[in-house]
RNA sequence: CUUAUCAAGAGUGACGGAGGGAACAGGCCCUAUGAUGUCCAGCAACCUACACAAAGAGAUGUAAGGUGCUAAAUCCUGCGGUUAGCCGAAAGAUGAG
Numbered sequence: 001c002u003u004a005u006c007a008a009g010a011g012u013g014a015c016g017g018a019g020g021g022a023a024c025a026g027g028c029c030c031u032a033u034g035a036u037g038u039c040c041a042g043c044a045a046c047c048u049a050c051a052c053a054a055a056g057a058g059a060u061g062u063a064a065g066g067u068g069c070u071a072a073a074u075c076c077u078g079c080g081g082u083u084a085g086c087c088g089a090a091a092g093a094u095g096a097g
Base pairs, nucleotide, nucleotide: 001097002096003095004094005093006092011040013039014038015037019030020029021028024078025077026076027075041070042069043068046066047065048063049062050061051060074091079088080087081086082085
C1' cells in the first nucleotide's frame, strides 16, 4: 500500500501495586471491592491442517499449529449526508497479501 472484518464470544485464578480506556479535543466511564500490565485459563476461527467435494471455484464440518482477542459498539462525539434515527467517510485495531 491492497483487501476482509470490527454491536456476538471469553476470569469470583496467580503475581503485582497506580493509574487506565490508541493519539488530540470534548464527554462519559473503569480503578485500592486492586486498574494498566505479566502468567495461567478461556473465547473466536483470519491464516493453517484434515474430512467432504472436485473440471474449476466454493460451501460445510472437525481440530487448534501461527496470529488475535477477553469493561462499555473501535465507550461516544469530531468530517459529509440525512427522514434525526441512522448511513457513509476519515482515523484506528486485527488477519492475509

A computed fold for a 97-nucleotide RNA from a mouse gut metagenome, annotated as SAM riboswitch aptamer (S box leader). Rfam family: SAM riboswitch aptamer (S box leader). The family has 457 seed sequences and 9,625 matches in Rfam 15.1. Its mean pLDDT, the model's own confidence on a scale to 100, is 81. The RNAcentral record of the sequence draws on MGnify.